Transfer RNA from Candidatus Omnitrophica bacterium UBA6210, 75 nucleotides, folded computationally. It matches the Rfam family "tRNA". The family's RNA type in Rfam is transfer RNA. Rfam describes the family as follows. Transfer RNA (tRNA) molecules are approximately 80 nucleotides in length. The prediction has a mean pLDDT of 81.

RNA sequence: GGCCCCAUCGUCUAGCCUGGUCCAGGACGUGUGGUUCUCAGCCAUAAGACAGGGGUUCAAAUCCCCUUGGGGCUA
Numbered sequence: 001g002g003c004c005c006c007a008u009c010g011u012c013u014a015g016c017c018u019g020g021u022c023c024a025g026g027a028c029g030u031g032u033g034g035u036u037c038u039c040a041g042c043c044a045u046a047a048g049a050c051a052g053g054g055g056u057u058c059a060a061a062u063c064c065c066c067u068u069g070g071g072g073c074u075a
Base pairs, nucleotide, nucleotide: 001074002073003072004071005070006069007068010028011027012026013025020058030046031045032044033043034042035041051067052066053065054064055063
């Protein structure tokens, strides 16, 4: 240089192939409240994410293009 794969809450992950339901779901963690003498545990509840830009479309996390970052194969 060429080709391929990946990027979603603090962490891990589902959803993407086959575009469409209310607030993008779950686990762990965190905050608050309850229970408890206290802690742990348990219960309730809250906050928290689609790498960036553009395009297609009535509608994009999902399809297309470019960029960035990471990984692999090859010369």